[in-house]
RNA sequence: GGCAGGGUAGCUCAGCCCGGUAGAGCAGAGGACUCAUAAGCCUUUGGUCGGCGGUUCAAAUCCGCCCCCUGCUACCA
Numbered sequence: 001g002g003c004a005g006g007g008u009a010g011c012u013c014a015g016c017c018c019g020g021u022a023g024a025g026c027a028g029a030g031g032a033c034u035c036a037u038a039a040g041c042c043u044u045u046g047g048u049c050g051g052c053g054g055u056u057c058a059a060a061u062c063c064g065c066c067c068c069c070u071g072c073u074a075c076c077a
Base pairs, nucleotide, nucleotide: 001073002072003071004070005069006068007067010026011025012024013023020057028044029043030042031041050066051065052064053063054062
């Protein structure tokens, strides 16, 4: 360089195909329980959806370009 997969909450990831209120688990905070702690239980905070632009009434989702990560591959011997 080429090909493929990936980038969404602090972490691990769904959601994208087929556009229509951004989610789960863990973590954090509070509560209740307990002599107390942990576990479990209840409530709850947290998002430029990698960046820019385009299409659209409406974009995480479609299109273009770019950045980053991972894997494979790339002459001869």
A computed fold for a 77-nucleotide RNA from a Patescibacteria group bacterium, annotated as transfer RNA. The organism belongs to Bacteria candidate phyla, within Bacteria. The prediction has a mean pLDDT of 83. Its Rfam family is "tRNA". By type it is a transfer RNA.